[in-house]
The RNA shown here (transfer RNA) has 74 nucleotides and comes from Allomicrovenator marinus. Rfam family: tRNA. Rfam links the family to the GO term triplet codon-amino acid adaptor activity. The RNAcentral record of the sequence draws on ENA and Rfam. Model confidence (mean pLDDT): 81 of 100. Taxonomically the source falls in Allomicrovenator (Bacteria, delta/epsilon subdivisions, Bradymonadales, Allomicrovenatoraceae).
């Protein structure tokens, strides 16, 4: 330099062939239980979906571009 993959909650990841108002587990907070804790159970908090632009009534999803990381070729 060229090609491919990836970016979603504090962390690890779903979100499918199909565009329709974003979820799970862990962590954290509160409660139950316990002599106290751990474990377990109940409830809660948490996201401009990497940045910008475009298409659309509507975009995590489609298109363009930029950035970070990983892989391949030279």
């Nucleotide at each position: 330099a060229g090609g491919g993959g990836u970016a979603u909650a504090g962390c690890u990841c779903a979100g499918c062939u199909a565009g329709g108002u974003a979820g799970a587990g862990c962590a954290c907070c509160g409660g139950a239980u316990u002599c106290c804790a751990a474990a377990u159970c109940c409830g809660g908090c948490g996201g401009u979906c990497g940045g910008g632009g475009g298409u659309u009534c509507g975009a995590u999803c489609c298109c363009c571009u930029c950035u970070g990381c990983c892989c391949c070729u030279g």